This is a predicted complex of two RNAs, RNase P RNA and transfer RNA, with 389 nucleotides together. Rfam match: Bacterial RNase P class A. It is annotated as a ribozyme. Gene Ontology terms of the family: tRNA processing, dimeric ribonuclease P complex and ribonuclease P activity. The coordinates come from a structure-prediction model, not an experiment, and the mean pLDDT is 75.
RNA sequence: AAAGCACAGCAAGUGAUCGCUAGAAAUAGAGGAAAGUCCGAGCUACAAUAAGACGGCACUCCAUCUAACGGAUGGCUAGGGCAACCUAAGGGAAAGUGUAACAGAGAGCAGACUACCAAAAGGUAAAGGUGAAAGGGUAGGGUAAGAGCCUACCAGCAUUUUGGGUAACCAAAGUGGCUUAUAAACCCAGUGCGUAGCAAGAAUGGGCGGUUUUAGUCUUAUAAUUAAACCAUUCGCUAAAGUUUGUAUGCAAAUGCAAACAAAGAUAAAUGAUCACUCACGACAGAACUCGGCUUAUCGCUGUGCUUUAAAA
RNA sequence: GCUGGUGUAGCUCAGAUGGUAGAGCUACUGCCUUGUAAGCAGUAGGUCGGCGGUUCGAUUCCGUUCACCAGCUCCA
Repeated sequence: AAAGCACAGCAAGUGAUCGCUAGAAAUAGAGGAAAGUCCGAGCUACAAUAAGACGGCACUCCAUCUAACGGAUGGCUAGGGCAACCUAAGGGAAAGUGUAACAGAGAGCAGACUACCAAAAGGUAAAGGUGAAAGGGUAGGGUAAGAGCCUACCAGCAUUUUGGGUAACCAAAGUGGCUUAUAAACCCAGUGCGUAGCAAGAAUGGGCGGUUUUAGUCUUAUAAUUAAACCAUUCGCUAAAGUUUGUAUGCAAAUGCAAACAAAGAUAAAUGAUCACUCACGACAGAACUCGGCUUAUCGCUGUGCUUUAAAA
Repeated sequence: GCUGGUGUAGCUCAGAUGGUAGAGCUACUGCCUUGUAAGCAGUAGGUCGGCGGUUCGAUUCCGUUCACCAGCUCCA
């Protein structure tokens, strides 16, 4: 210098004028995602600080963090990348059931088309071919021909012992049967979950609809009917498991302590418009009870650490 | 704001516990008719809303996303 990886931050700025919401006033007034509503909580009602069963749903390596979680951090294993690093719904197929179309001889207590052996009955899975997948691989023995039928080595699985690690797991040695895939198929095991949601709900007022107006229909008249307009307020509501800074512990997520801040809270719904100047020329996008996460969208810019390649010292 | 549901041919809808995607109407061609309609015979038409994952294989199973529809307020 080029290409790339990880983490963090900003989200055009300044001024003037006129408005809108909150507030007595001074003042304050959208986001990193306010979004999707995918998880977890607070809160409220059922309903009572209650317990249990069936069913259903969700999750699933280990440890830690957290109010909690299906989240986060760190690790293990597997896969990808030259690397920095990234990705993973990652229990069980040896409890049982199902499925594996077409092709192919045969698709799961295998099979006999070609082929090999055999006089034949029949035996065989070595070779061919089919398929996503053909019942471990290589070599030797063995045999009529063959075959884990036997032996050695190798791959995988289960299991025992020893060593390391909190653990997942790793390493070494031994033993065993010889070992298809699928659980984001049913299912089994373990763990968790009562249901609904602020349009929850509470208080006061009204009471199953009402009032008014205009014009018409009908009627003796009222009533009825058609059309239009109108008809509650407060609380919940914003101080929240809050944010920022410093410091201590920790690899980290995070936690403890101290200080400071704490000023959106609307209800047909405010947070805007215009002008001037500057620049890197402005993306995705708008609170509606509140938090913790996840996911998705996003013009561009900045910072920190690291990797590969090339060159120079 | 909250909660459910649906996306398959031009239209209306099926489809199944994963293995070549169908019907009716429509369109087109031919037959029939003097001609049209009806009828008969045939043909065409599909990213199964998009993206990703599981699987040998996905329209179907899972995740995410987009669009559309419906419901929830006694006094809007």